Glycine riboswitch aptamer from an uncultured Acidimicrobiales bacterium, 112 nucleotides, folded computationally. It was read from a public genome assembly, where an Rfam model found it.
RNA sequence: CACAUCGCAGCGGGAGAGAGCGGCCAGCGAUGGCCGCCGCCGAAGGUGCAAGUGUCUGGGGCUGCCCGCUCCACGACGUGAAACUCUCAGGCAAAAGGAUCACUGCGAUCGA
Numbered sequence: 001c002a003c004a005u006c007g008c009a010g011c012g013g014g015a016g017a018g019a020g021c022g023g024c025c026a027g028c029g030a031u032g033g034c035c036g037c038c039g040c041c042g043a044a045g046g047u048g049c050a051a052g053u054g055u056c057u058g059g060g061g062c063u064g065c066c067c068g069c070u071c072c073a074c075g076a077c078g079u080g081a082a083a084c085u086c087u088c089a090g091g092c093a094a095a096a097g098g099a100u101c102a103c104u105g106c107g108a109u110c111g112a
Stems, first nucleotide, its partner, number of pairs: 005108006012101002018038001020037007039092003045088001046086001048084001052079005057073006
């Protein structure tokens, strides 16, 4: 320096599930909003946790003692990922949103 990685931006792709029932409000109307009820979805966001690992407690060994090392315990308290999980939030015609991926640009940087 390049690639990779991370962040931001532009642009494009992007799933799932009732155009549900009732009431109220606005409106000429189409329709929209709010509230309640039943049924569903998981890919905004958020919740939870496995192995591992840190510390502590108790027991054993190295060693006569301390320190230290090491082994054990369905031990205690932390830490600990997701597209898994929960369905809080959000969503269930279109639109919008949408994890995430491609391309482009800017910046950061050998990271967790």